């Protein structure tokens, strides 16, 4: 060089025919304990990799970019 795949919460991931983002784990507060741990109730966290385009409406669709992985040469 070309070719496909992947990208969403601090970590692994989901999101149906385009109707507007959610889950377990971490974290943070209570409850519970003598104090912890497990448990249990709750809250917080997202420019959905940039960019731009189509649409009333894009995480889903088309164009470029990046980044990463895997095959060709």
């Nucleotide at each position: 060089a070309g070719g496909c795949g992947u990208g969403u919460a601090g970590c692994u991931c989901a999101a149906u025919u385009g109707g507007a983002a959610g889950a377990g784990c971490a974290g943070c507060u209570g409850a519970c304990u003598c104090c912890a741990a497990a448990u249990c109730a709750g809250c917080a966290g997202g420019u959905c990799g940039g960019g731009g385009g189509u649409u009333c409406g894009a995480g889903c669709c088309c164009c470029u970019c990046c980044a990463c992985g895997c095959c060709u040469g």